[in-house]
RNA sequence: CUUCGACAAAGGCAAACCAGCCGAAAGGCUGCGACGCAAAGCCUAGGACCGUCGGGCAAAUGCCCGCCGGCAGCCGGGUUACCGAA
Numbered sequence: 001c002u003u004c005g006a007c008a009a010a011g012g013c014a015a016a017c018c019a020g021c022c023g024a025a026a027g028g029c030u031g032c033g034a035c036g037c038a039a040a041g042c043c044u045a046g047g048a049c050c051g052u053c054g055g056g057c058a059a060a061u062g063c064c065c066g067c068c069g070g071c072a073g074c075c076g077g078g079u080u081a082c083c084g085a086a
Stems, first nucleotide, its partner, number of pairs: 004084002012037002018031005035073001041079003046075002049070003053066005
């Protein structure tokens, strides 16, 4: 330095619920709170999933496609990073 991740050490982040605010919605922000996380730090021009709108098929509450939005705690990829057992 790269890889790796321990009944190690020092720490970090913060799910769901609830409250307030924003949004048509998905969802986001703040506070409370911890389910968990070795990148649950950051990046959306990959995929999946979710939402509005439009279109097509259809007996149908369904299926498919497109733009836009969301999701980084779905996966993948890029990038930065604490510690140092095996």